[in-house]
The RNA shown here (Archaeal signal recognition particle RNA) has 319 nucleotides and comes from a Candidatus Bathyarchaeia archaeon. The prediction has a mean pLDDT of 76. It matches the Rfam family "Archaeal signal recognition particle RNA". For this family Rfam cites "Structural basis of signal-sequence recognition by the signal recognition particle" (Hainzl et al., Nat Struct Mol Biol, 2011). Rfam links the family to the GO terms SRP-dependent cotranslational protein targeting to membrane, signal sequence recognition and signal recognition particle, plasma membrane targeting. The family is grouped with related families in Rfam's "SRP clan". Rfam classes the family as a non-coding RNA gene. Lineage of the source: Archaea > Thermoproteati > Candidatus Bathyarchaeota > Bathyarchaeia (SeqCode).
RNA sequence: CGGUGGUGGGGGACUGGGAAGCUGGUCGUUUCCUGUUACCCGAAAUCGACCUAUGCGGGAGUCCGCUAACGAUGGUGAGCGGUAGCCUCAACUAGGAUGAAGACCAGGCUGUCAACUGUGACACUCUGCCCCAUCAGGUCGGCGGUGGAGGGGCGCUCUCUGAAGAGAGGGUUGCUACCUUCUCACGGUCGAAUUCGGCGAGGCCCGGAAGGGAGCAGUCGUAAGGUCGACGUUCGACGCAGGUGGGAUCCCAGGGUGGAGGAGACAGUCUGGACACCCUACCUGGAAGAGAUGCCCAUCACCACGGAAGCCGCCACCG
Numbered sequence: 001c002g003g004u005g006g007u008g009g010g011g012g013a014c015u016g017g018g019a020a021g022c023u024g025g026u027c028g029u030u031u032c033c034u035g036u037u038a039c040c041c042g043a044a045a046u047c048g049a050c051c052u053a054u055g056c057g058g059g060a061g062u063c064c065g066c067u068a069a070c071g072a073u074g075g076u077g078a079g080c081g082g083u084a085g086c087c088u089c090a091a092c093u094a095g096g097a098u099g100a101a102g103a104c105c106a107g108g109c110u111g112u113c114a115a116c117u118g119u120g121a122c123a124c125u126c127u128g129c130c131c132c133a134u135c136a137g138g139u140c141g142g143c144g145g146u147g148g149a150g151g152g153g154c155g156c157u158c159u160c161u162g163a164a165g166a167g168a169g170g171g172u173u174g175c176u177a178c179c180u181u182c183u184c185a186c187g188g189u190c191g192a193a194u195u196c197g198g199c200g201a202g203g204c205c206c207g208g209a210a211g212g213g214a215g216c217a218g219u220c221g222u223a224a225g226g227u228c229g230a231c232g233u234u235c236g237a238c239g240c241a242g243g244u245g246g247g248a249u250c251c252c253a254g255g256g257u258g259g260a261g262g263a264g265a266c267a268g269u270c271u272g273g274a275c276a277c278c279c280u281a282c283c284u285g286g287a288a289g290a291g292a293u294g295c296c297c298a299u300c301a302c303c304a305c306g307g308a309a310g311c312c313g314c315c316a317c318c319g
Stems, first nucleotide, its partner, number of pairs: 001319009011064005016034005024051005039059004070306002073304006081296004087291003092286005099279001102278001104273010116261001123257006130247006137240001138238004142233003147182005152176003155172007186229005196221004204213003
């Protein structure tokens, strides 16, 4: 003296931008969108600072060494986001209008799937199940229990006898649960404290006695009637079971003929119908949203330009 690396100073630069809003206008505090490794404190919407203004007051950090950092310089491209209206599409929506189509109803055809099906599909047929009539059953219930003759007995009544209790003989168009018999017209059982009948201790009554009478208790038997059963009944009922005839026939069940399909669902298509409820060809509006276009734009990339006084010092190493 030159080069390389580092360091300090000087100098330069960054610590965000955009839209809306406000304003005469520019920033900021406000709302929204967006970027960076990247600021802190204070005041500020009846507002704070300003007038080419790209904030004010105070403080701090980071980057760069000239092909720099960086740029509110220009251009090109990409591009989140925003915005505009006689743009396009548009879910949806309002009104009108219409009835060709859709949705709705019925039927036919084609195709696909398909329960089931030679342990027998579709179809046909018979019968039953269902309804009506009629006939006779079953069960349960309701209702019903004849009259006559003769005899006996009781009641009423008459005649005769007896000193009483009583005895003998008659009558009765009264009653009868007793006996016999005829009639088709019953059986068992219960049933009388006081009201029916038989027997009737004791006691009572009449009597000289014998004997007789009424008759309590008790007992036996029966009445009205109860109950069970049998019988009868052109009285009734029934979640009962039948015969016969007729009717109806979707489902279900059984039998026969017969021999391979087929209940049903979906899709398409055709015909007809109904409606204007749904819906709609069509007309006129609105409209979330999407797109295209224009404009604005955070951010990114590239190019150009600027930055450019291309600075001064120190240390180390190399030549």